The part of an RNA shown here (large-subunit ribosomal RNA, domain II) has 679 nucleotides and comes from a Lachnospiraceae bacterium.
Context: one part of a larger RNA
RNA sequence: UCCGGCGAGUUGCGCUCUGUGGCAAGGAGAAGGGCAAGCAUGCCCCGAUCCGGAGGGAAACCAGGUCUGAAAAGGGCACAAGUCACAGGGCGCAGACCCGAAACCGGGUGAUCUACCCAUGGCCAGGAUGAAGGAACCGUAAAAGGUUUUGGAGGUCCGCACGCACAUCUGUUGAAAAAGGUGGCGAUGAGCUGUGGGUAGGGGAGAAAUUCCAAUCGAACCCGGAGAUAGCUGGUUCUCCUCGAAAUAGCUUUAGGGCUAGCCUUUAUGGAACCUGGCGGAGGUAGAGCACUGGAUAUCCGCGGGGGCGUCAAAGCUUACCAAAGAUUAUCAAACUGCGAAUGCCGCCAAGGCGCUCAUAAGGAGUCAGGCUGUAUGAGAUAAGUCGGACAGCCAAAAGGGAAACAGCCCAGACCAGCAGCCAAGGCCCCCAAGUACGUGUUCAGUGGGAAAGGAUGUGGGAUCUCGAAGACAACUAGGAUGUUGGCUCAGAAGCAGCCAUUCAUUCAAAGAGUGCGUAAUAGCUCACUAGUCGAGAGGUCCUGCGCCGAAAAUUACCGGGGCUCAAACACGUCGCCGAAGCUCUGGGAUGCCGCAAGGCAUCGGUAGAGGAGCAUUGCCGCCGGGACGAAGCGCCACCGUGAGGGGGCGUGGACCGGCGGGAAGAGAGAAUGCCGGA
Numbered sequence: 001u002c003c004g005g006c007g008a009g010u011u012g013c014g015c016u017c018u019g020u021g022g023c024a025a026g027g028a029g030a031a032g033g034g035c036a037a038g039c040a041u042g043c044c045c046c047g048a049u050c051c052g053g054a055g056g057g058a059a060a061c062c063a064g065g066u067c068u069g070a071a072a073a074g075g076g077c078a079c080a081a082g083u084c085a086c087a088g089g090g091c092g093c094a095g096a097c098c099c100g101a102a103a104c105c106g107g108g109u110g111a112u113c114u115a116c117c118c119a120u121g122g123c124c125a126g127g128a129u130g131a132a133g134g135a136a137c138c139g140u141a142a143a144a145g146g147u148u149u150u151g152g153a154g155g156u157c158c159g160c161a162c163g164c165a166c167a168u169c170u171g172u173u174g175a176a177a178a179a180g181g182u183g184g185c186g187a188u189g190a191g192c193u194g195u196g197g198g199u200a201g202g203g204g205a206g207a208a209a210u211u212c213c214a215a216u217c218g219a220a221c222c223c224g225g226a227g228a229u230a231g232c233u234g235g236u237u238c239u240c241c242u243c244g245a246a247a248u249a250g251c252u253u254u255a256g257g258g259c260u261a262g263c264c265u266u267u268a269u270g271g272a273a274c275c276u277g278g279c280g281g282a283g284g285u286a287g288a289g290c291a292c293u294g295g296a297u298a299u300c301c302g303c304g305g306g307g308g309c310g311u312c313a314a315a316g317c318u319u320a321c322c323a324a325a326g327a328u329u330a331u332c333a334a335a336c337u338g339c340g341a342a343u344g345c346c347g348c349c350a351a352g353g354c355g356c357u358c359a360u361a362a363g364g365a366g367u368c369a370g371g372c373u374g375u376a377u378g379a380g381a382u383a384a385g386u387c388g389g390a391c392a393g394c395c396a397a398a399a400g401g402g403a404a405a406c407a408g409c410c411c412a413g414a415c416c417a418g419c420a421g422c423c424a425a426g427g428c429c430c431c432c433a434a435g436u437a438c439g440u441g442u443u444c445a446g447u448g449g450g451a452a453a454g455g456a457u458g459u460g461g462g463a464u465c466u467c468g469a470a471g472a473c474a475a476c477u478a479g480g481a482u483g484u485u486g487g488c489u490c491a492g493a494a495g496c497a498g499c500c501a502u503u504c505a506u507u508c509a510a511a512g513a514g515u516g517c518g519u520a521a522u523a524g525c526u527c528a529c530u531a532g533u534c535g536a537g538a539g540g541u542c543c544u545g546c547g548c549c550g551a552a553a554a555u556u557a558c559c560g561g562g563g564c565u566c567a568a569a570c571a572c573g574u575c576g577c578c579g580a581a582g583c584u585c586u587g588g589g590a591u592g593c594c595g596c597a598a599g600g601c602a603u604c605g606g607u608a609g610a611g612g613a614g615c616a617u618u619g620c621c622g623c624c625g626g627g628a629c630g631a632a633g634c635g636c637c638a639c640c641g642u643g644a645g646g647g648g649g650c651g652u653g654g655a656c657c658g659g660c661g662g663g664a665a666g667a668g669a670g671a672a673u674g675c676c677g678g679a
Stems, first nucleotide, its partner, number of pairs: 001679006011094013026051003032045005055062002065077004097235002100232001104225006115199009124189001126158003129154001133150006162186003166183005201217001203213003238614006248261005262367002264364007272357001274353003277349005287339001288337002293333003298328003304322002306319004370395006377388003400411003415588004420584003426578003429562003435575001437574006448564001454549002458546010475533005481506003486500003512527001516525002589604006615668001617665002620662007633652005639646002
């Protein structure tokens, strides 16, 4: 991992609702007794008890009424079928659908492991060091002291046995549930060790680590309470048909749990509901506005303040300072409004549409983690596949077509079958179904097929201004002068470092007290300006279409690919075609309603969940059958049924099995890190 078997809403009592049946103002009849009986069970007696038959009130009490109340007023409650049995749904009490704790408590068993203690034994090769004390000699008044020697102390030293476990390697489904190798530490001591004994679970022991107490220790192990509890996780077994949610509100020691409501379903009753139109109504959003409440500006005016002058103090004068209120212009606001929509909401009326969508009562639920998209918003950073609420859609619980792939986007809601047709979104060169379709333009960037501020004689369209045959624009030829080197400044300043200036005047076709380069300063080259040559457009500004740059990242990729340039790109238009489980057509089925029927109409995606109808398995009862001329079981094959399933043939097998009706369940397996067995 697979295969086989086992494996989860049961039972008792009570309450409630539904169905079926009995009896009915009644219904039922426990225990016990009797009769019958092969079994299952049946019949009779009995009169404890239960429900109903009257309610109202706190009660006294009253009563088809009663309570409140002063009330003969109002109002509240009550007022016309039950009961028993069976079956089914639900709830309660019980383990109560199944499996699962960590734990708690009780009674016992453990110190043969280990900790400490008690008693009694045992063990420690060899070597080293050489304390106290002693002796001899020296020494002293005597001591002290010294030298040599003796001696053999020590939680002394080195190091076997023995004990320990510091480092590292190996081992890590090991040789081993703690070891092996190489080193290391202690090794006369707080040493090691044998045997016997003691201390026990909130207890012991502990040179103290929550360490040990039999491979178990923040409370051992065994059995029991016990099926502890588990608002948690997992699992929960056949089929078909109808409908079909929720992820919200309120409350909650509540927030991943509940209760009630909302939304779903079933039954019954009632007769509404929704959409469109008209009329009436409430309202303060979008927008707008600035009288109000506030914010942010400009100018004027200016209370008051600051500075300066002034004085003994002041008054006073003054001010390119600040500035209230006010005026004018212009402006902002969710918590501003003298205005104010569209929608939405409420009511009434009429017709049409729709076709049970509405309301009430009762039985049964599930749901209380929602997600994305669009729109208007709050929070955030006008971040997030972010966190909220609102409206709508989709997913959830929705398959199909499109978006390359892609729950939530676009199209569209799958009863079944069809080698029939038409469309939607989206497409029509090839992959790939359908146009290498048509018309007119645009784009050259592979833009298309990723991006901003910003930048640019890219290119198309439009508008407007100026110049131009009295010759523009560009180019070429020629001129571009004089007072003058303007004045000042300066070493110099001569058009051209800088400063000044009604920057003037003259000669002119024209020529600045000078546009740039240049020089130390001059010089020189240019420009403006003018003439000639040439001969028709030239230059600027604005709006707009499509492009260009801006553009650097980590697996290989910013058209799905090939590939595409009068397009297979973009814009506008035209005619075709393709394209889905949509719609139509043909056939078939189911559900609901209508109908006497024939038939007709509508519907049939679906998780949680509600409801309905069935299939199969194993006992039991009744009836009827099959079987050695071969039962069950098993294997293969085609057949029937919408399905669960059913029957048949052949083989195997070798003794039981089935149909119909009824009744009862240990009644359906793929999942539970399920249990047991096997491969």

Rfam family: Bacterial large subunit ribosomal RNA. The coordinates come from a structure-prediction model, not an experiment, and the mean pLDDT is 86.